[in-house]
């Protein structure tokens, strides 16, 4: 310098053919229990790395930048 993959709650991952972010763990509250764990019920928590574009509508498509990983020279 070039090519490829990735960046989404605290963490790990989803999100179809573009249709308005889901699940698990964790956390909080309640139940259960002598207490705790486990289990059961409920709840909070992200608008998706930044900027611009396309579109009625973008996490997804296009351009560019930043960061991480891999590869080539």
């Nucleotide at each position: 310098u070039c090519c490829c993959c990735g960046g989404u709650g605290g963490u790990g991952u989803a999100a179809c053919u573009g249709g308005u972010a889901a699940c698990a763990c964790g956390c909080c509250u309640g139940g259960c229990u002598c207490u705790g764990a486990a289990c059961c019920a409920g709840g909070a928590g992200a608008g998706u790395c930044g900027a611009g574009g396309u579109u009625c509508g973008a996490g997804a498509c296009c351009u560019u930048g930043c960061c991480g990983g891999g590869g080539a020279g």
Background:
Predicted 3D model of a 73-nucleotide RNA (transfer RNA) from a Vulcanimicrobiota bacterium. Model confidence (mean pLDDT): 81 of 100. The RNAcentral record of the sequence draws on ENA. Rfam family: tRNA. The family's RNA type in Rfam is transfer RNA.